[in-house]
Molecule: transfer RNA
Organism: Sphingomonadales bacterium
RNA sequence: GGCCCCGUAGUUCAAUGGAUAGAACGAGCGUUUCCUAAACGCUAAAUCCUGAUUCGAUUUCAGGCGGGGCUACCA
Numbered sequence: 001g002g003c004c005c006c007g008u009a010g011u012u013c014a015a016u017g018g019a020u021a022g023a024a025c026g027a028g029c030g031u032u033u034c035c036u037a038a039a040c041g042c043u044a045a046a047u048c049c050u051g052a053u054u055c056g057a058u059u060u061c062a063g064g065c066g067g068g069g070c071u072a073c074c075a
Base pairs, nucleotide, nucleotide: 001071002070003069004068005067006066007065010025011024012023013022018055027043028042029041030040031039048064049063050062051061052060
């Protein structure tokens, strides 16, 4: 260089055209406890970027950016 796959909370994953983008773990606060842990409740936190299609895009398409894998020049 070429081909393929992936990109969503701090982390691991859902949501695959339509209601406020959810869950677990983690974080903060609170209840409980003499204290801690555990348990329970509450809170905050994300769609890589730019265009296109669409009434509507996390989802489809194109280009870019980033990560991973294969390949080493044959057609």